[in-house]
RNA sequence: CGAAGCAGACCAGGUGGUCGCCGCCCGCAAGGGGGGAGGAAAGUCCGGGCUCCGCAGGGCAUGACGCUGGAUAACGUCCAGCGGGGGCAACCCCAGGGAAAGUGCCACAGAGAGCAGUCCGCCUGUUGGAGCAUUGCGAAGACAGGUAAGGGUGAAAGGGUGAGGUAAGAGCUCACCGGGUCCGGCGGUGACGCCGGAUGCCAGGUAAACCCCGUCAGGAGCAAGACCAAAUAGGGAAGCGUCAAGGACGGCCCGUCCGUGCUUCCGGGUUGGUUGCUUGAGGCCGCCGGUAACGACGGUCCUAGAUGAAUGACCACCGCCUGCUCCAGGGCAACCUGCUGCAGGAACAGAACCCGGCUUACGGGCUGCUUCGGCCA
Repeated sequence: CGAAGCAGACCAGGUGGUCGCCGCCCGCAAGGGGGGAGGAAAGUCCGGGCUCCGCAGGGCAUGACGCUGGAUAACGUCCAGCGGGGGCAACCCCAGGGAAAGUGCCACAGAGAGCAGUCCGCCUGUUGGAGCAUUGCGAAGACAGGUAAGGGUGAAAGGGUGAGGUAAGAGCUCACCGGGUCCGGCGGUGACGCCGGAUGCCAGGUAAACCCCGUCAGGAGCAAGACCAAAUAGGGAAGCGUCAAGGACGGCCCGUCCGUGCUUCCGGGUUGGUUGCUUGAGGCCGCCGGUAACGACGGUCCUAGAUGAAUGACCACCGCCUGCUCCAGGGCAACCUGCUGCAGGAACAGAACCCGGCUUACGGGCUGCUUCGGCCA
């Protein structure tokens, strides 16, 4: 100097003027003072607080998750590891239980995509007879069978190399290598790692396909919920009760009807305000424990609360970025830095009960650490 990686509760234009908007405080008023979006306020995808409803206990269904240890109010999040994969490296990625419980699927190509499979090839037998030739040897072709060594297809075709073996072949047998399973030792809290032994056990992949196993989950949400005010006029339907009493029919009983009580539904009416509401698993600083996530202690600060929903508009100057350009400095050079002028640009996005996360969007900039390469000393 170049190319990269990681981290940061990093910044998110500034100042002034004019006119506005929403709360708060002072004031009788006029007016004055002070506060007013984000790193994601977003998507509403997880987890919790809070609120109401439900709940003896258990189960089904459904959904999410799935290596180990830890953090936390909790998590599907985070931290530290293990294992696997990528990169020369810094570093990054993984939804990471089970595929010999069962089912499904595996495009195209290919004979075959699954308790395999014979297209070519190789081998054996029967037939066949070209041809050689004469007790015979026997090519092509056809048929029957064996064979997974070789070729070919594919992302994937039943471990790899070699030897033995065989008609030809095959873990069929053997040696070595790779993997699996079982046993033992050592290290580690553990996932797991290392070492040794036994066993030919070696029949694909896919579970963010169904599924199996394990763990977790009661439901709804601030339009929750509470209070004040207003409204609850007059109605309809169904069910239950028929205890007691009233009315009508009736001489009485039974019975029927009306009316009445309770529940649910339909329909009608009201739909303004207060609260919940912002002080909280809170921010900042220091210090201690911990590799870290995080936690303990001390000090200090108060920082939006709208509800058709405020947080804005314009102007001036300065700053930022990009392109071109003038000049100066550095360098062998590519180029870098400063500076002059002109032109253009400045993103994603707007709180709505509150927190912890995740994910996604985003013009440009800052800081720190690290890796690789080139040059110089």